Transfer RNA from a Candidatus Saccharimonadota bacterium, 73 nucleotides, folded computationally. The sequence was found in a public genome assembly. Its mean pLDDT, the model's own confidence on a scale to 100, is 82. It matches the Rfam family "tRNA". By type it is a transfer RNA.

RNA sequence: GCCGUCUUAGCUCAGUUGGUAGAGCGACACAUUCGUAACGUGUAGGUCACCAGUUCAAUCCUGGUAGACGGCU
Numbered sequence: 001g002c003c004g005u006c007u008u009a010g011c012u013c014a015g016u017u018g019g020u021a022g023a024g025c026g027a028c029a030c031a032u033u034c035g036u037a038a039c040g041u042g043u044a045g046g047u048c049a050c051c052a053g054u055u056c057a058a059u060c061c062u063g064g065u066a067g068a069c070g071g072c073u
Base pairs, nucleotide, nucleotide: 001072002071003070004069005068006067007066010025011024012023013022019056027043028042029041030040049065050064051063052062053061
């Protein structure tokens, strides 16, 4: 220098032929217990990396940028 894959909640990851996003763990509250842990119930937490484009509508499609990983030279 060229090519490819990935970027979604605090962490690990789903998701979808385009119709407005979920799980597990973690946090918090409640219940339980003499008390703690565990178990149970509930709550909060996301500009879906960023900038544009297409579309009535974009996490999803297109282009670019940044970062991570891998390959070739």